This is a predicted structure of a 350-nucleotide part of an RNA (small-subunit ribosomal RNA, central domain) from an uncultured prokaryote. RNAcentral holds the full RNA, with entries from ENA. The prediction has a mean pLDDT of 88. Rfam family: Bacterial small subunit ribosomal RNA.
[in-house]
Context: one part of a larger RNA
């Protein structure tokens, strides 16, 4: 390379946007690069193959023929690909009218709880555990009532529910703002799909500067447990947890399942709409589109399972895998303030 694969055996990039590249809807006309066919040249000799011949045979050798991927020139063809020109609307986009939503950013406000401070009541314990102790309390704790301060998170609603490309998103209100879906089929007329590099986003932890600090809590201290206990349990407790700005760029970043398109039985539940019927409404029912689930025919699968949200049947493009360990390591490169990230071997060994 060919071939085979990637839910769980090795293997889908964390996610999106997107240049190059690859691939690309229907019809008409043209060109002839690919393509097909014919022809000419070239394709050294030797070798291989066929025929004949020479060494007594053979190996070997001589003569003749055939064959030769490919490359180049010319003629012809026009179905397919391509290119040029024209037309179209179903792909894609736009427009108009609706609609649901924790999508994003900013600001303001709210109640419960918690901790602290002050004051009232009260008077011996509280707290904690398997049991205790450390701790805390007559300098008045715990409990209870009131006031004030502070920071963080938003119970019920709440869902098997919604939104977002992913990470993720939830008190209430206001402002700004992205996307989706439905209906109309009015407009553009293939404007599309995918995407190596690239760019952007990217939980938590961590880092830098400045703030903030209620709770919880790595580290740390003490009390227990234990043979020991650098743990599990308990009492404390600092970074951190929160905010602003700037880094980091990882994850079981998971559906362990790349994106897009087409096709292939059904049943049922939930969310957002459309249209019809029930005189009207509530409601019910039928239809249709999109989204989120469960079950399941065929099919697929090693099985578990999957099954229109495919892991079925196909097409396009990207990423990735090739025995275990060594190792996601060393070296080099590159990014980073650092921590470290990305890229990525070999010896050796089984």
């Nucleotide at each position: 390379c060919u071939g085979g694969g990637c839910u769980u055996a090795a293997a889908g990039g964390g996610u999106g946007c997107g240049c190059a590249g690859g691939c690309g809807g229907a019809c008409c006309g043209g060109c002839a690069a690919g393509c097909a066919u014919c022809u000419c040249g070239u394709g050294a000799a030797a070798u291989c193959c066929c025929c004949c011949g020479g060494c007594u045979c053979a190996a070997c050798c001589g003569g003749g023929g055939a064959a030769u991927a490919g490359c180049g020139g010319g003629g012809u063809g026009a179905a397919c690909u391509g290119c040029c020109g024209g037309u179209c609307u179903u792909g894609a986009g736009g427009c108009a009218g609706g609609u649901a939503g924790g999508g994003g950013c900013a600001g303001a406000c709210g109640g419960a709880a918690c901790u602290g401070u002050c004051g009232g009541u009260g008077g011996a314990g509280c707290g904690g555990u398997g049991a205790a102790a450390u701790g805390u309390g007559u300098a008045g704790a715990u409990a209870u009532c009131g006031a004030c301060a502070g920071g963080a998170a938003c119970g019920c609603c709440a869902a098997u529910g919604g939104c977002g490309a992913a990470g993720g998103c939830a008190g209430u209100c206001u402002g700004c703002u992205g996307g989706g879906c439905c209906u109309g089929u009015c407009c553009u007329g293939a404007c599309g799909c995918u995407c190596a590099g690239g760019c952007a986003c990217g939980a938590a932890a961590g880092c830098g500067u400045g703030g903030g600090g209620a709770u919880c809590a790595a580290a740390c201290a003490g009390g227990a447990u234990u043979a020991g206990a650098u743990a599990c349990c308990c009492u404390g407790g600092u970074a951190g947890u929160c905010c602003a700005c700037g880094c980091c760029g990882u994850a079981a970043a998971c559906g362990a399942u790349g994106u897009g398109c087409a096709c292939u039985a059904g049943a049922u539940c939930g969310g957002a709409g459309u249209g019809g019927c029930u005189c009207u409404c509530a409601u019910g029912u039928c239809u249709u589109u999109c989204c989120g689930g469960u079950c399941g025919a065929a099919g697929g699968a090693a099985a578990a399972c999957u099954g229109a949200u495919a892991a079925g049947u196909g097409c396009a493009c990207c990423g990735c895998c090739u025995g275990g360990g060594g190792a996601g390591u060393a070296c080099g490169g590159u990014c980073g303030c650092a921590a470290g990230g990305c890229u990525a071997a070999a010896a050796c060994u089984c």